[in-house]
Context: one part of a larger RNA
RNA sequence: UUGGGCGUAAAGCGUCCGUAGGUGGUACCUCAAGUCGGCUGUUAAAGACCAGGGCUUAACUCUGGGCAGGCAGUGGAAACUGAGGAACUAGAGGGCAGUAGGGGUAGAGGGAAUUCCCGGUGUAGCGGUGAAAUGCGUAGAUUUCGGGAAGAACAUCGGUGGCGAAGGCGCUCUGCUGGACUGAACCUGACACUGAGGGACGAAAGCUAGGGGAGCGAAUGGGAUUAGAUACCCCAGUAGUCCUAGCUGUAAACGAUGGAUACUAGGUGUAGCUUGUAUCGACCCAAGCUGUGCCGAAGCCAACGCGUUAAGUAUCCCGCCUGGGGAGUACGCACGCAAGUGUGAAACUC
Numbered sequence: 001u002u003g004g005g006c007g008u009a010a011a012g013c014g015u016c017c018g019u020a021g022g023u024g025g026u027a028c029c030u031c032a033a034g035u036c037g038g039c040u041g042u043u044a045a046a047g048a049c050c051a052g053g054g055c056u057u058a059a060c061u062c063u064g065g066g067c068a069g070g071c072a073g074u075g076g077a078a079a080c081u082g083a084g085g086a087a088c089u090a091g092a093g094g095g096c097a098g099u100a101g102g103g104g105u106a107g108a109g110g111g112a113a114u115u116c117c118c119g120g121u122g123u124a125g126c127g128g129u130g131a132a133a134u135g136c137g138u139a140g141a142u143u144u145c146g147g148g149a150a151g152a153a154c155a156u157c158g159g160u161g162g163c164g165a166a167g168g169c170g171c172u173c174u175g176c177u178g179g180a181c182u183g184a185a186c187c188u189g190a191c192a193c194u195g196a197g198g199g200a201c202g203a204a205a206g207c208u209a210g211g212g213g214a215g216c217g218a219a220u221g222g223g224a225u226u227a228g229a230u231a232c233c234c235c236a237g238u239a240g241u242c243c244u245a246g247c248u249g250u251a252a253a254c255g256a257u258g259g260a261u262a263c264u265a266g267g268u269g270u271a272g273c274u275u276g277u278a279u280c281g282a283c284c285c286a287a288g289c290u291g292u293g294c295c296g297a298a299g300c301c302a303a304c305g306c307g308u309u310a311a312g313u314a315u316c317c318c319g320c321c322u323g324g325g326g327a328g329u330a331c332g333c334a335c336g337c338a339a340g341u342g343u344g345a346a347a348c349u350c
Base pairs, nucleotide, nucleotide: 004321005320006319007304008303012318014201015200016199017198021194022193023192025088026087028085029084030083031082033081034080035077036076038074039073040072041071042070043069049065050064051063052062053061054060091191092188093187094186096183097182098181099180103177104176105175106174107173108172109171110154114150115149116148117147118146119145120144125136126135162169163168206247207246208245209244210243211242215241216240220236221235222234223233258317259316260315261314262313263312266295267294268293269292270291271290272289273288274287275286276285299306300305323350324349325348332343333342334341335340
């Protein structure tokens, strides 16, 4: 390589957009590149195969015969793929009428709590722990009441509930804005799927510059514990956590499960919409579509389990794997301010 695989054994890119490429709906006409079969030429001889012959046989050798396959030419077929033409509407998209939503972004506002400051009250403790101590407090703390300031996060509602491609998104209101779903079936007419390279987004931590800094809190200091304690516990506390602009580009970025389409028993929750029954009406109930859960037929699986949201049955496209360690290391290259990231071996060893 072939083959076999990728939930947990090695293996799905963090996610999406999209170039080339690959693949592609229904019916008709034409062409004949692929495809199929006919004929011709060529594919030296020897060798191989088949049938005979010669050495006593065999090996060896001689004579004759014939493919398969390849390449080229020639004249045919038209089912499939392809190309061209002209159509269709079931895929896809648009328009119309509605709906739900913590989707994004900018601005404005709010209350509880915490800390600090000021004033009142009031007196000897507070705090903390397994127990303590460091710490705070007679310069009046803790407590309690009133006032003020600041920053960060938004209790209840809240829900295997919602939205988003993923990361993620939760106080309230407003502006701008993306997507989805449902219904009817008006328009376009295959416009589709995937996607090497490429681009965009991408938690936390980290970096640069300027702000901000209540609480928490790497580092650090102190108190304990301990044989020791560079820890776990306690008292403090800097960076950081927050905002703005930029960089970084990684995570157990997980459903450890790539995307698309079709098909294959059901039952039961829940969210959105529609229709029907019912009703004065709203519920309730039934059906359909979309999402999100649980349990399970067949089937699959090494088992666990999965099971119309497949890990079942198939097709298309991409990515990835090939014993453990060495090693996600070295070297080279690219990117980055740096930290580092991406790509990514070998010797050796078991």
Predicted 3D model of a 350-nucleotide part of an RNA (small-subunit ribosomal RNA, central domain) from uncultured Lyngbya sp. The source organism's lineage runs through Bacteria, Bacillati, Cyanophyceae, Oscillatoriophycideae and Lyngbya. It matches the Rfam family "Bacterial small subunit ribosomal RNA". Gene Ontology terms of the family: ribosome and structural constituent of ribosome. The RNAcentral record of the full RNA draws on ENA, Greengenes and SILVA. The coordinates come from a structure-prediction model, not an experiment, and the mean pLDDT is 88.